The RNA shown here (Bacterial RNase P class A) has 398 nucleotides and comes from Cloacimonetes bacterium UBA6097.
RNA sequence: AGGGAAGAUUAAAUGUCUGCUGUUUCUGGUAACCCAUGCCUUGUGUAUGGAAGUGCCUCAAGCGGAGGAAAGUCCGGACACCGCAGAGCAGGAUAGUUCCUAACGGGAACCUGUUGCAAGACAGAGCCAGCUCCACAGAAACAAACUACCUCAGCUCCUUUGGGGGUUGGGGAAAAGGUGAAAUGGUAGUGUAAGAGACUACCGGUAGCUUUGGUGACAAGGUUAGCCAGGAAAGCCUUAUCCGGUGCAAUGCCAAAUAGGAAAGCUCAGCGCUGCUCGCGCAAUUAUGCUUUCGGGUAGGCAGCUAUAGCCAUGAUGUGAAUCAUGGCACAGAGGAAUAGACAUUGCCCUGCUUUCUUAGGCAGGGAACAGAAUCCGGCUUAUUAUCUUCCCCAUGC
Numbered sequence: 001a002g003g004g005a006a007g008a009u010u011a012a013a014u015g016u017c018u019g020c021u022g023u024u025u026c027u028g029g030u031a032a033c034c035c036a037u038g039c040c041u042u043g044u045g046u047a048u049g050g051a052a053g054u055g056c057c058u059c060a061a062g063c064g065g066a067g068g069a070a071a072g073u074c075c076g077g078a079c080a081c082c083g084c085a086g087a088g089c090a091g092g093a094u095a096g097u098u099c100c101u102a103a104c105g106g107g108a109a110c111c112u113g114u115u116g117c118a119a120g121a122c123a124g125a126g127c128c129a130g131c132u133c134c135a136c137a138g139a140a141a142c143a144a145a146c147u148a149c150c151u152c153a154g155c156u157c158c159u160u161u162g163g164g165g166g167u168u169g170g171g172g173a174a175a176a177g178g179u180g181a182a183a184u185g186g187u188a189g190u191g192u193a194a195g196a197g198a199c200u201a202c203c204g205g206u207a208g209c210u211u212u213g214g215u216g217a218c219a220a221g222g223u224u225a226g227c228c229a230g231g232a233a234a235g236c237c238u239u240a241u242c243c244g245g246u247g248c249a250a251u252g253c254c255a256a257a258u259a260g261g262a263a264a265g266c267u268c269a270g271c272g273c274u275g276c277u278c279g280c281g282c283a284a285u286u287a288u289g290c291u292u293u294c295g296g297g298u299a300g301g302c303a304g305c306u307a308u309a310g311c312c313a314u315g316a317u318g319u320g321a322a323u324c325a326u327g328g329c330a331c332a333g334a335g336g337a338a339u340a341g342a343c344a345u346u347g348c349c350c351u352g353c354u355u356u357c358u359u360a361g362g363c364a365g366g367g368a369a370c371a372g373a374a375u376c377c378g379g380c381u382u383a384u385u386a387u388c389u390u391c392c393c394c395a396u397g398c
Base pairs, nucleotide, nucleotide: 001396002393003392004391005390006389007388008387009386012346013345014344015343016342017341018340020065021064022063023062024061025060028057029056030055032054033053034050035049036048037047038046039045040043067370071381072380074379075378076377077376078375079247080246081245082244091243092242093241094240095239096110097109098108099107100106111124112123113122114121115120125238126237130236131235132232133231134230146177147176149172150171151170152169153168154167155166156165157164158163185203186202187201188200189199190198204228205227206225207224208223209222210221211220212219213218251303252302253301254300261294262293263292264291265290266289270282271281272280273279310329311328312327313326314325315324316323317322348367349366350365351364352363353362354361355360
């Protein structure tokens, strides 16, 4: 050099110019709020003037302005509102053990099985509760008789009269053949009409009891029992544990115009459907109309909103996930949604040429992905750039 496995880091820097956005200070403006004075109808009134403050616009300056996944919205939590005595059913999720954590379906270490030559990777409750299903093939897919084997009875044929063959029916038998992904543990013997864990020995498995080690899953033994009848729970189901609902468009506060509601004052006999007639309804128990006030909600605005399960470093504990202590840091907060663009230089990567000071240098060209916060946090998954570290296999070349 070749082929693989696991993990970590990175996601550019500086300058100039042009922009966007938040905030602080500031220049100028505006006059809605506001301030001063006057007037009368004494009010959220009006007129004139002002510019200290609030708001808005604006000149300038300072400071801040996306990610490792901001993504998918899959899982878990914080927070908010609603619901809720307790228990059970239903429904959903999860499933080896021990631990971590606010919590999790996440993570760590370990256990068992499968897989790979290996580094490693993947999977994980229960088919001895019940039910159901098991394509094709096959007699049969769970208490199986198709062929072949043994036997009995009937019929029939042959015969050397001992018996033998054929056929029909009954029974035994899972040892042999055949089918299949899967057919009732394997080898040998005993036994039998033929056979069979029917029995015996050994091997394998399962179950019970038990010893040792381990917190535990489990591992390594001992002993007993012929106990040996498949698979599927991403089939119904059983067991154990957990789970109330809706999501920042939550929620709280302030609050236009218009419409509708309530009240007060004035008005006065009509008003509405409708341009007219009829009809109907409302009204004299004060309607209608006008003025004023009140309350609810909408537009809009403010809060929630980013200082926290926060980040970094060091130390301690722990195999580890992680926890604790100390110190330091402040890191978007927009709201139809900004965080951008151009150029130059440097750095990084690739290709080609080249130098010979060779794990280096020079020149030229090219490249830089996936992707955009929207209440916040912890995970998972997916997309993607470049590099590095450790390990495994191969044992050819130098």
It was read from a public genome assembly, where an Rfam model found it. Model confidence (mean pLDDT): 77 of 100. NCBI's taxonomy places the organism under Bacteria, Pseudomonadati, Candidatus Cloacimonadota. It matches the Rfam family "Bacterial RNase P class A". It is annotated as a ribozyme. About the family: Ribonuclease P (RNase P) is a ubiquitous endoribonuclease, found in archaea, bacteria and eukarya as well as chloroplasts and mitochondria.